[in-house]
The prediction has a mean pLDDT of 83. Transfer RNA from Candidatus Wolfebacteria bacterium GW2011_GWB1_47_1, 80 nucleotides, folded computationally. It was read from a public genome assembly. The organism belongs to Candidatus Wolfeibacteriota, within Bacteria. Rfam family: tRNA. Rfam links the family to the GO term triplet codon-amino acid adaptor activity. The family's RNA type in Rfam is transfer RNA.

RNA sequence: GCCCGGGUGGCGGAACUGGUAGACGCACACGACUCAAAAUCGUGCGAGAAAUCGUGGGAGUUCGAGUCUCCCCCUGGGCA
Numbered sequence: 001g002c003c004c005g006g007g008u009g010g011c012g013g014a015a016c017u018g019g020u021a022g023a024c025g026c027a028c029a030c031g032a033c034u035c036a037a038a039a040u041c042g043u044g045c046g047a048g049a050a051a052u053c054g055u056g057g058g059a060g061u062u063c064g065a066g067u068c069u070c071c072c073c074c075u076g077g078g079c080a
Stems, first nucleotide, its partner, number of pairs: 001079007010026003019063001028044005046053002056072005
């Protein structure tokens, strides 16, 4: 330099063909249970006072983008 994959809450990881973003698990917080704890069960858990915003950054297409297009950044692999 060229080719292929990946980047989504604190972490892992979903989202079908573009149509409610964050399912599910872990962690964490509070509560129940217990003498107390563990385990278990319940509720909550992105940002913000709210309106709203939020899928690595920016732009585009579209009524609508995590998903499609372009540029860039980071990362894993292959070729030279």